[in-house]
RNA sequence: GGCCGCUUAACUCAAUGGUAGAGUGUCAGAUUUCUACUCUGAAGGUUAUGGGUUCAAGUCCCAUAGCGGUCU
Numbered sequence: 001g002g003c004c005g006c007u008u009a010a011c012u013c014a015a016u017g018g019u020a021g022a023g024u025g026u027c028a029g030a031u032u033u034c035u036a037c038u039c040u041g042a043a044g045g046u047u048a049u050g051g052g053u054u055c056a057a058g059u060c061c062c063a064u065a066g067c068g069g070u071c072u
Stems, first nucleotide, its partner, number of pairs: 001071007010024004018055001026042005048064005
């Protein structure tokens, strides 16, 4: 340098172009003499960045950045 893949909550990951969710973690409550376990609830998101297509984009297209793989 060429090609391919990935980027979504603090972490690990989902999500047929049509309301962005789960588990873990955090916080609060219930339970318990206290802690732990368990149960209930809550908070937490510029879906890497910038454009385009579309009535509608996490999803499709282009560029850029970062990471990984591969070839020379």
Annotation:
Model confidence (mean pLDDT): 82 of 100. Transfer RNA from Talaromyces pinophilus, 72 nucleotides, folded computationally. The RNAcentral record of the sequence draws on GtRNAdb. It matches the Rfam family "tRNA". It is annotated as a transfer RNA. Gene Ontology term of the family: triplet codon-amino acid adaptor activity. A source record names the gene tRNA-Arg-TCT-1-1.